[in-house]
RNA sequence: UGAUCCCUCGCGGGAGAGAUCGCCUGUGGAACCACCGGAAACGGAUGGGGACGCGGGCGGCGCCGAAGGAGCAACCGCCCCCGGAAACUCUCAGGCAAAAGGACCGCAAGGGGAUA
Numbered sequence: 001u002g003a004u005c006c007c008u009c010g011c012g013g014g015a016g017a018g019a020u021c022g023c024c025u026g027u028g029g030a031a032c033c034a035c036c037g038g039a040a041a042c043g044g045a046u047g048g049g050g051a052c053g054c055g056g057g058c059g060g061c062g063c064c065g066a067a068g069g070a071g072c073a074a075c076c077g078c079c080c081c082c083g084g085a086a087a088c089u090c091u092c093a094g095g096c097a098a099a100a101g102g103a104c105c106g107c108a109a110g111g112g113g114a115u116a
Base pairs, nucleotide, nucleotide: 001116005112006111007110008109010107011106012105013104018061020060021059022058023057024056025055026054027053028052032048033047034046035044036043037042062096063095064094068092069090070089071088075084076083077082
């Protein structure tokens, strides 16, 4: 100095499956009722009320696989033991509108180690 590999940060792409049911609960809150003023229309603010909206916890049933985790027939380490991979398998964890997250891919920057 160039290439490869690893890490970090930024940008872009990035799949699947319930906007599920029950109970409890937080919060916002319409109609309406009571109250006050008014002849009424209507206005006021307090107390009830709880249509509807946004969440949280626990549990049930049904699903998904691409954070993480676990498993290994063949194959490799000459053989046994043992060890070793994935987008395969499992579904512990996680997830099942959007958003977020997301294995992995591309670009750019910074850093590190090894080899030539």
Predicted 3D model of a 116-nucleotide RNA (Glycine riboswitch aptamer) from Azospirillum sp. B510. Of the family's consensus pairs, 85% are formed in the model. RNAcentral records the identical sequence in 2 taxa. The source organism's lineage runs through Bacteria, Pseudomonadati, Alphaproteobacteria, Rhodospirillales and Azospirillum. The prediction has a mean pLDDT of 76.